[in-house]
Predicted 3D model of a 1528-nucleotide RNA (small-subunit ribosomal RNA) from an uncultured prokaryote. The coordinates come from a structure-prediction model, not an experiment, and the mean pLDDT is 86. The RNAcentral record of the sequence draws on ENA.
RNA sequence: UAGAGUUUGAUCCUGGCUCAGAACGAACGCUGGCGGCGUGCCUAAGACAUGCAAGUCGUGCGGAAAGGCUCCUUCGGGAGUACUCGAGCGGCGCACGGGUGAGUAACACGUGGGUAAUCUACCUACGGGUCUGGGACAACCCCGGGAAACUGGGGCUAAUACCGGAUGAGACCACGAGGUCCUCGGGCCUUGCGGAAAAAGGUGGCCUCUCCUUGGAAGCUAUCGCCCGCAGAUGAGCCCGCGACCCAUUAGCUUGUUGGCGGGGUAACGGCCCACCAAGGCUACGAUGGGUAGCUGGUCUGAGAGGAUGAUCAGCCACACUGGAACUGAGACACGGUCCAGACUCCUACGGGAGGCAGCAGUCGGGAAUUUUGGGCAAUGGGCGAAAGCCUGACCCAGCAACGCCGCGUGAGGGAUGAAGGCCUUCGGGUCGUAAACCUCUGUCGGGAGGGACGAAAGGCCGGCGGAAUAAUAAGUCGUCGGCUUGACGGUACCUUCAAAGGAAGCGCCGGCUAACUCCGUGCCAGCAGCCGCGGUAAUACGGAGGGCGCAAGCGUUGUUCGGAAUUACUGGGCGUAAAGCGCGUGUAGGCGGCCAGGUAAGUCGGGUGUGAAAGCCCGGGGCCCAACCCCGGAAUUGCACCCGAUACUGCUUGGCUGGAGUCCCGGAGAGGAUGGCGGAAUUCCCGGUGUAGAGGUGAAAUUCGUAGAUAUCGGAAGGAACACCUGUGGCGAAGGCGGCCACCUGGACAACAACUGACGCUGAGACGCGAAAGCGUGGGGAGCAAACAGGAUUAGAUACCCUGGUAGUCCACGCCGUAAACGUUGAGUGCUAGACGUCGGGGGUAUUGACCCCUCCGGUGUCGAAGCUAACGCAUUAAGCACCCCGCCUGGGGAGUACGGUCGCAAGGCUAAAACUCAAAGGAAUUGACGGGGGCUCACACAAGCGGUGGAGCAUGUGGAUUAAUUCGAAGCAACGCGAAGAACCUUACCUGGGUUUGACAUGCUAGGAUGCACCCGUGAAAGCGGGCUAUGCUGCCUUUGGUGAAACUAGCACAGGUGCUGCAUGGCUGUCGUCAGCUCGUGCUGUGAAGUGUCGGGUUAAGUCCCUUAACGAGCGAAACCCCUAUCGUUAGUUGCCAGCGCGUAAUGGCGGGGACUCUAACGAGACUGCCGGCGUCAAGCCGGAGGAAGGUGGGGACGACGUCAAGUCAUCAUGGCCCUUAUGUCCAGGGCUGCAAACAUGCUACAAUGGCCGGUACAGAGGGCUGCGAGAACCGCGAGGUGGAGCAAAUCGCAGAAAGCCGGCCCCAGUUCGGAUUGAAGUCUGCAACUCGACUUCAUGAAGUCGGAGUCGCUAGUAAUCCCGGAUCAGCAACGCCGGGGUGAAUACGUUCCCGGGCCUUGUACACACCGCCCGUCACACCACGAAAGUGGGUAACACCCGAAGCCAGUGGCCCAACCCUUGUGGAGGGAGCCGUCGAAGGUGGGGCUCGCGAUUGGGGUGAAGUCGUAACAAGGUAACCGUA
Repeated sequence: UAGAGUUUGAUCCUGGCUCAGAACGAACGCUGGCGGCGUGCCUAAGACAUGCAAGUCGUGCGGAAAGGCUCCUUCGGGAGUACUCGAGCGGCGCACGGGUGAGUAACACGUGGGUAAUCUACCUACGGGUCUGGGACAACCCCGGGAAACUGGGGCUAAUACCGGAUGAGACCACGAGGUCCUCGGGCCUUGCGGAAAAAGGUGGCCUCUCCUUGGAAGCUAUCGCCCGCAGAUGAGCCCGCGACCCAUUAGCUUGUUGGCGGGGUAACGGCCCACCAAGGCUACGAUGGGUAGCUGGUCUGAGAGGAUGAUCAGCCACACUGGAACUGAGACACGGUCCAGACUCCUACGGGAGGCAGCAGUCGGGAAUUUUGGGCAAUGGGCGAAAGCCUGACCCAGCAACGCCGCGUGAGGGAUGAAGGCCUUCGGGUCGUAAACCUCUGUCGGGAGGGACGAAAGGCCGGCGGAAUAAUAAGUCGUCGGCUUGACGGUACCUUCAAAGGAAGCGCCGGCUAACUCCGUGCCAGCAGCCGCGGUAAUACGGAGGGCGCAAGCGUUGUUCGGAAUUACUGGGCGUAAAGCGCGUGUAGGCGGCCAGGUAAGUCGGGUGUGAAAGCCCGGGGCCCAACCCCGGAAUUGCACCCGAUACUGCUUGGCUGGAGUCCCGGAGAGGAUGGCGGAAUUCCCGGUGUAGAGGUGAAAUUCGUAGAUAUCGGAAGGAACACCUGUGGCGAAGGCGGCCACCUGGACAACAACUGACGCUGAGACGCGAAAGCGUGGGGAGCAAACAGGAUUAGAUACCCUGGUAGUCCACGCCGUAAACGUUGAGUGCUAGACGUCGGGGGUAUUGACCCCUCCGGUGUCGAAGCUAACGCAUUAAGCACCCCGCCUGGGGAGUACGGUCGCAAGGCUAAAACUCAAAGGAAUUGACGGGGGCUCACACAAGCGGUGGAGCAUGUGGAUUAAUUCGAAGCAACGCGAAGAACCUUACCUGGGUUUGACAUGCUAGGAUGCACCCGUGAAAGCGGGCUAUGCUGCCUUUGGUGAAACUAGCACAGGUGCUGCAUGGCUGUCGUCAGCUCGUGCUGUGAAGUGUCGGGUUAAGUCCCUUAACGAGCGAAACCCCUAUCGUUAGUUGCCAGCGCGUAAUGGCGGGGACUCUAACGAGACUGCCGGCGUCAAGCCGGAGGAAGGUGGGGACGACGUCAAGUCAUCAUGGCCCUUAUGUCCAGGGCUGCAAACAUGCUACAAUGGCCGGUACAGAGGGCUGCGAGAACCGCGAGGUGGAGCAAAUCGCAGAAAGCCGGCCCCAGUUCGGAUUGAAGUCUGCAACUCGACUUCAUGAAGUCGGAGUCGCUAGUAAUCCCGGAUCAGCAACGCCGGGGUGAAUACGUUCCCGGGCCUUGUACACACCGCCCGUCACACCACGAAAGUGGGUAACACCCGAAGCCAGUGGCCCAACCCUUGUGGAGGGAGCCGUCGAAGGUGGGGCUCGCGAUUGGGGUGAAGUCGUAACAAGGUAACCGUA
């Protein structure tokens, strides 16, 4: 020391991305009341208009331009003066202060040292001095050049300007002497001799001494200066140790380079510079090169370690338009100085000139962005001056900016009718909300009025007093007392007072992270978004609103830094499978290193000293009302240096030891390596024999070989390659790898025994070597095999898999290559930590005749396991355990092991190795499912066995499609399609056309109206409707006073009705399906970090998770079964409408009648079946098999009944219902049409194709149903018939529908498109109905189509089943019913069996699937966009190199021209100096060839991304040829 979101169906782990925090010189958006203190060009070191930013001294000098004053004046002016001073000479300052961060990777900075290698103006202390001469030049005057800037010549002049001479304690130089210290180089002190080198005066005062004498001069004195020294202080120069950026895709760099000798130069050491000599110097502890960067105190962050940063303030450095250079000076190579070059700007008379804001303001530009051309020297500080003072954009203040920090305010108390209004609402209410209003109160800030500071003390002036020096009571100076004088800010802070709640709140957010929820709008649109992600009609995620949450004069956003991130891990990570062990060895540097003792004291530890600037941080205290801010003190500053001490450990060193390591001797084991030789089996080829038609090959074939004799078989011969059996998780080797036998050469390991050496060890960056296969080069060799290639197949294709051939290659020699899934995916070494069982080599013991066996030790190689470890899987003395040591490697996925660069290679290519861009993941292990052209077990009319169909025909019905004004809508694989439809001519009806209607066809309520309203009648019309008539008639509730009321109805209006309009993906309900399949779960316990598992697995058994046994499980629930219904047997009860055996009556006949209660039957209650009994099998079980009995036997048959769930399955058109939509229409009424329309398609059926049949005649036997606007009898009548007339009986065990049909008996047909088949069509009818045209059914006559058993394929059925035959019913006026639902009649065949197809269950396995295989997913191509590489070239930048040119300038040379001082000479000369000239160096520039780097670039290459595209199917399940690695 805080975490959270996000990979998954879920889990654990790895891992990245993202968020919450703090900070800022910020910017942007919205908003903005006050004050204090801070801060404010981060970009263009871009360019700058204007003003200001460094002057001062008259007490250094000559002087007097301007002003003042005085005087004079011809009023033009002149003279004088100093309380004044322009310009000039001179002094000091200008090297400080102020700015900026370009450059710089460096002794630039920081820190600690050194300087015995140095300087230091002004200041301080001390010592000594300040003597004597001289000549100029400005200003000024005159003349001249120039547009200007400026400048030439001549003349005068002063000095604290310049020069000479004197003097020299000391300083300096040379040569000596002594002392002392020392780093041995020298330093310091004393001293001898010689040499050379100084100075400046100003001002005030005073006359004691001298001179002129008002007063002065010399002089004295005071003070300020000046010169020579020596110290101090301050500042600076130089040198050294250590410390702090990135790139090795920068590995070698260097010629003044490294050192020496001598010299030059500097304040000073030094190659700093030069000549000569030597050949060195730096570098993996990173030289050189490249990129970036001012450094530090500090600042931000962080628990800290660390990371990031270097605004403001402070220290240092560097720079001043760019580059170069020197001058002056104590100090500069000089921001507001000089010279030169360059670029730029400005002026110009075109000849030439001027300039440098990175000072303060300010302007333009750049930019997301950064202020006033303010006031003042009052304070602090600086320069000059004796001082007054002057100067000071340093500074102090003010202005602007919410840029930051801090403080304050926008009111306080009361106040429920919980006002109005907004929003929401389940319509009750809730909420904004004590919030407001209203009442009471207060007065901060702002506003008005009045008062009003601190910051100021110095200094100066005046006066008084005192001190020192002095000749001095002058003056000056020092001190002290009193008075006077100085404020930009500013009439500001502050105080008092007046009025008044009056002037003062916004911003962001509200899906999760993350605090805060509703409504409306929108409809994958518009938009949001930090990550995950929201939006496709109910969005807490968009936009608005109400409400809420958070902060508040601010709030958000963006950017950046640290944090979280243990996500670079020093503190504090990893590498078997997640990213990560080099393919292996030998070994260099380096790192690490056994036992004992001595020494040393480098590391280490303790103490002390110095330093670690100030500010800041922290602590204590104090000052502004508080705070921010400021002041004082302390602490801290983890560091560095020096001194003293300690000696355990490490290092170094010395001596010793034997355990680590090694050596010698002996022994056996081994596919260890290399060379040579030998052997047999097999393949192939060749020769010969035998022999004949095939062989070969495959899933099946074909290509191929063979009658020119193959294959087969026998014999012989040739050649190459590989070595069966032995052979073994056996052996050997470092790895790669090594396999017939023999010989020679050779490496290593192991065992045993003693001896020897004495730490000789371990690891190992680089380096070097070895290194499978493929591949490359040269030369051989070549039997078999076999990339490429050819052919044959397969296939939609098949550049493959299969087959037939076949070349490189495979083999040998030599040389390359250097990779691999080079894997134990596990680096090497050492020590330690339970065991058990194999096996190989060796030894010991025991035993034996011997081979064995047994015990044990060492070394190897395996399996299983304890502790421990691990995310799990797993590892476990051969560790992935516990430790030490060394090396290598990793840091999200993709891009990519790629590009570029380098290097190696003959090439192929290897090694090293990025970035842009892009994604919110990519991963590991394990879990549950699902899936597999994985496995095991198992079930099912699933297959098989069988019977009958369908697919072909005609027709019916449904559907798609097409058509149409409309052909209403729905259903869509199984599980839509004779389905919703158990009845579309109108109606239905939802569709279309047309005609109407608008409170509506229907419900409820309200308001108003009139008195009628309805029926009825008339007109019009297709109807609906519209218009009219009527009190003559009928009907109309209540109170009734005969008048009212207004219920019903009507009219007008308002609420509302209405919708088969949309959404089955908003829903309820209902249903289908997997599936009558045997499954699906829970509680507790136990196991696992967890998801989960266990139970439910296993062994049996069952139709069944049915039951039994076993068992970390024990129980339980929903399902299965049972309970319910029908049916099969029997019994009891009951006996009409049913029944009729016996009795009686009756008939032509019939239960027709009396009667009966036996039978059948009816319909209610019971019985019965339970593996209960027997035998066998089985685990003493569950149960299975067989048997007995029984009407029925192992759930007897059938039905109802459908677990958790799946399909966003179906239905908004049954109904219900949220939301949305329509409202003179999407409602409603009506007529007509349509849903029936048809070229072809599909589904389900019917009827057939015939003789097991058709037709005719005769004849027998059911069950279950329905019947009053109904069934409707009878040879009652009519009709060929459908049917009609008529009406008995019957609300039904009574009457009727109703004839059952197949069957049986008899007859005809004779295999034919028929006496099969009946479609189609014509004619005539019947019935229903308002109405049969579109569009009904039926009847009769006539017509007689296709069809002769149905391709691929496909359906049903396991027994009273299939097949076949009739019957009934619902709906219904009728009916398109051949459909559907039920009923009975006749009544089979077959099942060996579970390999295969479909579907299901359980266990197991693999998985990259989880929307779950109808999954996932790869690559090319096409299109769009993006970034990158290559590229003929092209355009820049940059640092060097070679040469050319060469400014200024320093230095050197020269100096015929010039020169006042001083020296020598005196004639001028000389000495000396200078201009000029010239030389070296030298910036910029030019030329040239290269280097590095950046941009652009036709074209080109791959890569990434993209909703839908094209081609295939590579991978994931044995992914359908196991996959993968290297190579061609």